[in-house]
RNA sequence: GAUAAAAAGGGAAAUGGUGUCUUCCCUACCCCAACCGCAGUCCGCUGCUGAUGGCGCCUACAAUUUG
Repeated sequence: GAUAAAAAGGGAAAUGGUGUCUUCCCUACCCCAACCGCAGUCCGCUGCUGAUGGCGCCUACAAUUUG
C1' cells in the first nucleotide's frame, strides 16, 4: 500500500416430503439477491419433459409384467 479468509445463521437450485452431498444468494439502511423449464403462437392461447442440482427413501402420477 492492497486485500481477504474462516466460523455461524437464514434462504435458493421449474410440481410434494425427507436424509445426505454439491453449487449459489443474503446477513447496517435504501434499491435489491440466489430461483421462477422448453417449443410454437393469430399474443387469446396450444403443445412437451421432469416430483432430484446429484444420489437414496417415501408419496402422487404414468407404462409394463405377475399374483